RNA sequence: CGAGCUCGCCAGACAGUCGCCGCCGGUUUUAACCGGGGGAGGAAAGUCCGGGCUCCACAGGGCAAGGUGCCAGGUAACGCCUGGGCGGCGCGAGCCGACGGAAAGUGCAACAGAAAGUAUACCGCCUAAGCGCCUUCGGGCGCCGGUAAGGGUGAAACGGUGCGGUAAGAGCGCACCGCGUGGCUGGCAACAGUCCACGGCGAUGGUAAACCCCACCUGGAGCAAGACCAAAUAGGAAUCCGUUGGCGUGGCCCGCGCUGGAUUCGGGUAGGUCGCUUGAGACCUGUGGUGACACAGGUCCUAGAUGAAUGACUGUCCCAGACAAAACCCGGCUUAUCGGCGAGCUCGUUUU
Numbered sequence: 001c002g003a004g005c006u007c008g009c010c011a012g013a014c015a016g017u018c019g020c021c022g023c024c025g026g027u028u029u030u031a032a033c034c035g036g037g038g039g040a041g042g043a044a045a046g047u048c049c050g051g052g053c054u055c056c057a058c059a060g061g062g063c064a065a066g067g068u069g070c071c072a073g074g075u076a077a078c079g080c081c082u083g084g085g086c087g088g089c090g091c092g093a094g095c096c097g098a099c100g101g102a103a104a105g106u107g108c109a110a111c112a113g114a115a116a117g118u119a120u121a122c123c124g125c126c127u128a129a130g131c132g133c134c135u136u137c138g139g140g141c142g143c144c145g146g147u148a149a150g151g152g153u154g155a156a157a158c159g160g161u162g163c164g165g166u167a168a169g170a171g172c173g174c175a176c177c178g179c180g181u182g183g184c185u186g187g188c189a190a191c192a193g194u195c196c197a198c199g200g201c202g203a204u205g206g207u208a209a210a211c212c213c214c215a216c217c218u219g220g221a222g223c224a225a226g227a228c229c230a231a232a233u234a235g236g237a238a239u240c241c242g243u244u245g246g247c248g249u250g251g252c253c254c255g256c257g258c259u260g261g262a263u264u265c266g267g268g269u270a271g272g273u274c275g276c277u278u279g280a281g282a283c284c285u286g287u288g289g290u291g292a293c294a295c296a297g298g299u300c301c302u303a304g305a306u307g308a309a310u311g312a313c314u315g316u317c318c319c320a321g322a323c324a325a326a327a328c329c330c331g332g333c334u335u336a337u338c339g340g341c342g343a344g345c346u347c348g349u350u351u352u
Stems, first nucleotide, its partner, number of pairs: 001348010012317007020039002023036005041323001045334002048332005053222004065218005070084005085099001086097004100213002105211002107207002122151002124147003130143005159177006178201001179199005184193003226274004236265006245259005281300008318321001
C1' cells in the first nucleotide's frame, strides 16, 4: 500500500424567527402572561421470546397441552449472552450449526432399481461337488447350484486398501486404516487420547422442524391492566311525611287495580385524577473474573402526551444527510438503514 476479519462509536453542522407538549419560579382575574430550563431511536419497528407491575384464579399431586434440548457459567428471567466441546467452511484473522435418544416401540422413503431392512440377485463371474446327454476322450452343453469381486439403479446399497485364499468369490484368513465395547489417563462436564484389552464388524443403514422416549420449564389476562374522585337523566335502598290526594273501572258508594312528596346513602355513565416514568437507571474510577458479569465508591436526573407535542421558515457551509419516530417499563432476538470515525487482528506485496 492492497484485500479482509472482529469490536465499539456517530447519525448533517451552525445561527436567527415563529409555533407545539411537560417542568420550575413570579404576577394575578385560576386562566393566562412573563422569565428560566427540558423535549425520540439505534433500531422508538416486527410484537417473536423473557421478566417487572396490575387484576383474576390457585391445598398438594398426577394427566393432558405447549415449549426448550452438547457441557459449564452469567442473569430478575430467557429460546438471550459468555467460555468450552464436537461437526462444517475459510490459507488465515475468524464465521456458521434445532448439536439429547434410531443397540424401547410404531411409521415413512416418489421415480429408478434384483433389493430401501426378516435383505436380495438384472447383467456379469464360476462349474470344484451331484445328475443327464454328446464326444475327435482334450472336453462341450444342459440341470441342480455357488458368488457379491466387476457393471448397472438411486439422495442413500450393509466397512476401506492391499496380500493371501478360491472353481469363482467372500472378514474366509492376515496387515494397516476405520468402527464398536470395556478400562486407564486428562477434564467440574460436554469430550479427548501416537495408551491397554477385547470384538471380524448384516453387530448399530437413514429419518425424531414423523409419532414417540428421556430431562427440564410453563396458571390466565393485559396499562383499554388496575385504583380513586364524581355531574345530568333513569333505576335502587333507607328514613320521614302523606295514604282524607290523583288516575282507571263504575250511574254512585263500597271494593279492586295503578300512582306520590322530601331528605340521606350506595353502585355507576360522561368527565377528571392517579398508574406515568427514579429505574434489574446512566456515566466515571477501582477491585474480582479468560469472559458474559458482579461488587464498592463518586457524580448525574435525561420526553411523559391522551385527539395525543417534538414542527415550519430563512441564511451559511460541506462529503448533500439513510432507515425511520415514543404511548406502562425493562432485558434480548430479528428485520430496515446514506455515509463516516476509532481500536485490535489476519493474508499478500514492496522498501529498510
Bacterial RNase P class A from Marinobacter sp., 352 nucleotides, folded computationally.
The prediction has a mean pLDDT of 76.
Lineage of the source: Bacteria > Pseudomonadati > Pseudomonadota > Marinobacteraceae > Marinobacter.
RNAcentral holds the sequence, with entries from ENA.
Its Rfam family is "Bacterial RNase P class A". By type it is a ribozyme. Gene Ontology terms of the family: dimeric ribonuclease P complex, tRNA processing and ribonuclease P activity.